[in-house]
The prediction has a mean pLDDT of 76. The RNA shown here (Bacterial RNase P class A) has 391 nucleotides and comes from Paenarthrobacter sp. Z7-10. It was read from a public genome assembly, where an Rfam model found it. The organism belongs to Paenarthrobacter, within Bacteria.
RNA sequence: UGGGUUGGCCAGGUGGCCGCGCGUCACGAAAGUGGCUCGAGGAACGUCCGGGCUCCGCAGAGCACGGUGGUGGGUAACGCCCACUCGGGGUAACCCGCAGGAAAGUGCCACAGAAAAUAGACCGCCUGGUUGCGGUGCGGCAACGCACCGAGGAUGCAGGUAAGGGUGAAACGGCGGUGUAAGAGACCACCAGUUCCCCGGGUGACCGGGGAAGCUAGGUAAACCCCACUGGGAGCAAGGCCAGACAGGGCAUGUUCGAGGACUGCUCGUCCGAGUGUCCGGGUAGGCUGCUGGAGGGCGUCGGCAACGGCGUUCGUAGAUGGAUGGCUACCGCUCCUGGACUGGCAACGGGCCAGGAGAACAGAACCCGGCGUAUCGGCCAACCCAUCCA
Numbered sequence: 001u002g003g004g005u006u007g008g009c010c011a012g013g014u015g016g017c018c019g020c021g022c023g024u025c026a027c028g029a030a031a032g033u034g035g036c037u038c039g040a041g042g043a044a045c046g047u048c049c050g051g052g053c054u055c056c057g058c059a060g061a062g063c064a065c066g067g068u069g070g071u072g073g074g075u076a077a078c079g080c081c082c083a084c085u086c087g088g089g090g091u092a093a094c095c096c097g098c099a100g101g102a103a104a105g106u107g108c109c110a111c112a113g114a115a116a117a118u119a120g121a122c123c124g125c126c127u128g129g130u131u132g133c134g135g136u137g138c139g140g141c142a143a144c145g146c147a148c149c150g151a152g153g154a155u156g157c158a159g160g161u162a163a164g165g166g167u168g169a170a171a172c173g174g175c176g177g178u179g180u181a182a183g184a185g186a187c188c189a190c191c192a193g194u195u196c197c198c199c200g201g202g203u204g205a206c207c208g209g210g211g212a213a214g215c216u217a218g219g220u221a222a223a224c225c226c227c228a229c230u231g232g233g234a235g236c237a238a239g240g241c242c243a244g245a246c247a248g249g250g251c252a253u254g255u256u257c258g259a260g261g262a263c264u265g266c267u268c269g270u271c272c273g274a275g276u277g278u279c280c281g282g283g284u285a286g287g288c289u290g291c292u293g294g295a296g297g298g299c300g301u302c303g304g305c306a307a308c309g310g311c312g313u314u315c316g317u318a319g320a321u322g323g324a325u326g327g328c329u330a331c332c333g334c335u336c337c338u339g340g341a342c343u344g345g346c347a348a349c350g351g352g353c354c355a356g357g358a359g360a361a362c363a364g365a366a367c368c369c370g371g372c373g374u375a376u377c378g379g380c381c382a383a384c385c386c387a388u389c390c391a
Stems, first nucleotide, its partner, number of pairs: 001387010012332007020039002023036005041362001045373002048371005053235004060268004065231005070084005085099001086097004100226002105224002107220003122165002124161005133150007173191002176188003192216001194213008239289004248280006260272004296315008334359007342351003
């Protein structure tokens, strides 16, 4: 200098004019008017996961159903985060992993292919037999018949063979030899892998070393399933309070032989229990609260590799409910483009200045937190890696 990886940060500023919401002060009988303070985010978003909080009688047992899935730690909790292990990618910094079990059982494996999991004979290779040809021998006057031998070939037949070809994502370990009619873990050496045992290291996942066995076990669990851990339900339209309106009626069923309801979907069990369900008709659709100070942020220090935790100190008003937080403008700042002069350096390449033009995203609280995921104009900072050059 160029390229890259990771982590963190910012998300324009000030003034003027107009406008909106909460609060407060003043005026006003009230409606309201005026002044002042404060007034969105890194994701407020999606509502995917986890909690707080609230109510359900503080929620029992079994079954079912759901969730999670390497190990250790963090946390209120998690499917999140940190560290490590294993597997994969990258020259590297580093990144990615829905990462338990396929040797418990069941199912499935498109297309192609003969065959897709109790393997399998399409071609090829090998054996046997048949037919034809040639030769020899025997019988026969001859035609011809019978037996044996031989070679290569052809078609069909009966078998053997998984070495070779071909198909496929995948063909039931690899390679060399022995062996065989041809072959084959059939056997042997070496290698790879699996399971089991022993030793050493580690909290652990796991790693390193040694030995034995059978010769080998395909993939798929985001298929059923098995294993381990785990999960009460509903949600701020929760819940509490106040004010106000109305008109009842039909049918069904039930009051201890008990409807219906709560505890979860079912069963058991426990408890509440005099109303409940449905149809027609009628009324209302207001206010207050919950409501924001919290597992809160910053800084320092201590412990920890880290996530995070302890202590000290300090900071701090969004609370709307058809739902406020906005618009215009001036100047300054930022980025990019074009032009101009200047300047640093041997060079590659940089630095600021002036003028003109353009641009500034994604998006917006609604009970509150912790995560994850997604969107985002542009910019800044730090650490690290690779390549090249100079000293």